[in-house]
Context: one part of a larger RNA
């Protein structure tokens, strides 16, 4: 200074005011930003699998660079082009400035016809139909109605085509034909076409298919220097012991032969050196001398012996005196890999910037299904239609139901006790020769009671849940159609015209609502109040309704997934919920009245224990007794007698080891003994019961608060700690105070919804203004934006007067991904905005490689 809103107003204008840009004064080692370090208060490590992780589950010393949803074909679907009853050029051709760029024909392919199995056969009574909703538009009256007019698209009746089934006429070749007509039958149809092709996204299949990651499988080959076994050719194996055949000599014997000493020198014989092997010490060693050896011991030792060379047998095959033995130091099928092969993996890891703005499910069905899928349900997103609509509510009216309850002198069923009764049956007895004879008696069995039950019992039967209705698609009034109905224009169904509009049809809350297309995660769940099965229980197992955690923070519960309040954008103030108010600790050692002493006090739901059972510890209460005709108790003084040493029992029991009985008298009172002391048995003593002093309350038994006792564990040790005692503890009551992300007020950000809004120069409608509403989130959806390489425009863009890149205690901007500017360092490129493209963003993968 224009304009803009708002107030006022003599309509001349005036006062205040806000935004944007201008622009002045203060102020600059700060009241500002950063970084350090001390202390307080909060705070347990991330990632990841899981109902649940700070976990004594797993991955992670640190730091750079690498590192994981791609790409292609067909498929659904949305948007977008381009051309339409058609589309689609690029297999070819033709022309060309010759990998381009132009331009084309038949075929094809998908659409334009459908049905049915197929042969076949094949979409118009009609203005391409009625009816009922329904937009543009158009008329009449304007506040707003009212009326044509019906397109897209719903819904509902028909029509018309294929199947399928009834009916079958004309004709005629006499067994063919198939007209008219009909079915509440059936189609992925018809009813003036909608596609095709390309692009691009989200999805899906099928390829290595998001990255790594087996045990296996199959091929072709090397291995018998170790070991198994066989051939072949060689070598080696003290010293004794035993005394087989055979053969000498002497006796005997009629022989047949027999016996005595001698030689003799056999054996899968035998003692044992070498050698081969490996029994025990369960010896030494056990980072050994040694990935199996060392010491002593011990097995064989001339033969199925020990060994060298050589050869031959090879991976489902070899060899084996067989133990799954050996085949080069470890496999119940070697070994090594150039290839199948990036083998597969329903299984474990691992998957990389922001921001907004909506948000699950562990639950139905099926599945060689149970660590996994499809299906539906829950989420998202893109739409469309519509407007008095809807509704986890209540009221009415009407309906369905057999749980809870109840109930068995009601039926089933199961049960406990008497009582009556009698012959219908049993058994047991009396009389009786016997009786179905009469009598007892027991059982069952009648009748009327009586006691307790029932998930798979029930006359009655709630509550709670649940179905439907509460009107314009409706009510009446009139007469018009039919092959259905009726005696019957009678009814039924369907209409034609008319009347009734906000007291139009209950309440209450709501602005919604309703319908379509395509999809993603879930398909281990856990928990608490109630309700409920198994189970002896269980932080067992299963279910039901509702809330919760999961997926979620805050304030309280000392700590804590669920538990009480309350759910959250960033900040100022103010109050409060739960809980609390001696110190830790914000906030009364507040009031007021009880009750509690613990040598194991106690001390707040979930909740982190305690019972029966007991206390003459205290308080508080019921109920029965005693009591001024003197109790209770306490203190004195007696008394505690007699029948009687009862009765039995005993070795003895005289009140008192036992066992049965429990009278009588005197009395003021005294048990045939309550408990004792005593004694062999007695005795003594003392109790119970009477009496004197005393002078007012006492005794018993129950209840229930507090406390105590019942109440033992192992690192020291928890009302959270300290500590509390007319509490700081129980249990009542009452005020004030404390303080959450919640409530109330304000200011700013965002998201979503309704409303204005083309005035005087430009530009802004993806824009500017106005009001209201809301804001947690994990798996998952969607929107928008920051960062990287490359390409195409375009700023005549920056730039040796320093480009990128690094470094920075400077300075800005942006919820944020991240950006921009100084300064220094370096020395040659590099950026912004429009599009396009991608080998495009790291903390984890026992990741890789490389460094500390």
């Nucleotide at each position: 200074g224009a304009u803009c809103g708002c107030g006022c107003u003599u309509c001349g204008g005036c006062u205040a005011g806000g935004a944007u840009g201008c622009u002045g004064g203060c102020g600059u080692a700060a009241u500002g930003g950063u970084u350090g370090u001390a202390a307080g208060c909060g705070g347990c490590c991330c990632g990841u699998c899981u109902u649940g992780a700070a976990a004594c589950a797993c991955g992670g010393a640190c730091c750079a660079a690498g590192g994981a949803g791609u790409c292609g074909a067909c498929c659904c679907u949305g948007c977008g082009u381009g051309c339409g009853a058609g589309u689609g050029u690029u297999u070819g051709g033709g022309u060309g400035u010759u990998a381009a760029a132009c331009c084309c024909a038949u075929a094809c392919g998908c659409g334009u016809a459908a049905u049915g199995a197929a042969a076949g056969u094949g979409a118009a009574c009609g203005g391409a139909g009625g009816u009922g909703g329904g937009a543009a538009u158009c008329c009449c009256u304007u506040u707003a109605g009212g009326g044509a007019g019906g397109c897209a698209c719903c819904a509902u009746c028909g029509a018309c085509c294929g199947g399928u089934c009834c009916a079958g006429a004309a004709g005629u070749u006499u067994a063919c034909g198939g007209a008219c007509g009909g079915a509440u039958c059936u189609g992925a149809g018809u009813a003036a076409g909608a596609g095709c092709a390309c692009g691009u996204a989200c999805g899906g299949u099928c390829g290595g298919a998001c990255c790594c990651g087996a045990a296996a499988g199959a091929u072709g080959g090397u291995g018998a220097a170790c070991u198994a076994u066989g051939c072949c050719u060689g070598a080696a194996u003290a010293g004794g012991g035993u005394g087989a055949a055979g053969c000498c000599a002497g006796g005997g014997g009629a022989a047949a032969c027999c016996c005595u000493g001698g030689u003799g020198g056999a054996g899968g014989c035998u003692c044992g050196c070498a050698g081969c092997g490996g029994u025990u010490c369960u010896g030494a060693c056990g980072u050994g001398c040694a990935a199996a050896u060392c010491g002593a011991u011990c097995g064989u030792c001339a033969a199925a012996u020990u060994u060298g060379g050589g050869u031959a047998u090879a991976g489902g095959g070899g060899c084996g005196u067989c133990u799954u033995u050996c085949g080069c130091a470890a496999u119940g099928a070697a070994c090594a890999a150039c290839g199948c092969u990036a083998g597969u993996a329903g299984c474990u890891g691992g998957u990389u910037c922001c921001u907004g703005u909506c948000g699950a499910a562990g639950u139905u069905u099926c599945c060689c299904u149970c660590a996994g899928g499809a299906u539906a349900g829950c989420a998202g997103u893109a739409a469309c239609g519509u407007u008095u609509u809807c509704a986890g509510u209540u009221u009415u009216a009407u309906g369905a139901g057999g749980u809870a309850a109840a109930g068995c002198g009601a039926a089933u069923g199961a049960u406990u006790a008497g009582a009556g009764g009698c012959c219908u049956u049993g058994g047991g007895g009396a009389u009786g020769a016997a009786a179905c004879a009469u009598c007892c008696u027991u059982a069952a069995c009648c009748u009327a009671u009586u006691c307790u039950c029932a998930a798979a019992c029930u006359u009655u039967a709630a509550a709670u849940a649940u179905g439907u209705a509460a009107g314009a698609a409706g009510u009446c009034c009139u007469u018009g159609u039919u092959a259905c109905u009726u005696a019957g224009u009678u009814g039924a169904a369907c209409g034609u015209g008319g009347a009734c509009a906000u007291u139009u049809g209950a309440a209450u809350g709501u602005a919604c609502c309703g319908u379509u297309a395509c999809u993603a995660g879930u398909g281990g769940g856990c928990c608490a109040u109630u309700u409920u099965u198994g189970g002896u229980a269980a932080g067992c197992a299963g279910a039901a309704c509702u809330g919760g955690c999961g997926a979620u923070g805050c304030g309280g519960g000392a700590u804590g997934a669920a538990c009480c309040g309350a759910a959250c954008g960033c900040g100022a103030g103010g109050u409060u919920a739960a809980g609390g108010u001696g110190c830790c600790g914000g906030a009364a050692u507040g009031c007021a009245c009880g009750c509690u002493c613990a040598u194991c006090a106690g001390a707040c739901a979930c909740c982190a224990c305690a019972a029966a059972a007991g206390g003459u510890g205290u308080u508080a209460a019921u109920u029965c007794a005693u009591c001024u005709u003197g109790a209770c108790a306490g203190c004195a003084g007696g008394g505690a007698c007699g029948g009687u040493g009862g009765c039995c029992a005993u070795g003895g029991a005289a009140g008192u080891c036992g066992g049965a009985a429990u009278c009588c008298g005197c009395u003021a009172a005294g048990g045939a003994g309550u408990g004792g002391u005593g004694u062999a048995a007695c005795a003594a003593c003392u109790c119970a019961c009477c009496u004197g002093c005393c002078g007012a309350a006492u005794g018993a038994a129950u209840u229930a608060g507090c406390c105590c006792u019942g109440a033992a564990a192992a690192u020291g040790g928890a009302u959270g700690g300290c500590g509390c005692u007319c509490a700081a503890g129980c249990g009542u009551g009452c005020u004030a105070c404390c303080c959450a992300u919640a409530c109330c007020u304000c200011g700013c950000c965002g998201c979503c919804a309704g409303g204005g809004u083309a005035g005087a120069a430009a530009c802004g409608a993806u824009g500017c203004c106005c009001u209201g509403g809301c804001g947690a989130g994990u798996a998952g959806g969607c929107a928008g934006g920051c960062g990287u390489g490359g390409a195409g425009g375009u700023c005549c863009g920056u730039g040796a007067c320093g480009a990128a890149g690094c470094c920075u205690u400077g300075g800005g901007a942006g919820u944020g991904a991240u950006c921009c500017c100084g300064g220094g360092u370096a020395g040659a490129a590099c950026g912004g905005c429009c599009u396009c493209u991608a080998g495009u963003g790291c903390a984890g993968a026992u990741c890789u490689u490389g460094g500390u």
Molecule: large-subunit ribosomal RNA, domain II
Organism: Heterodermia casarettiana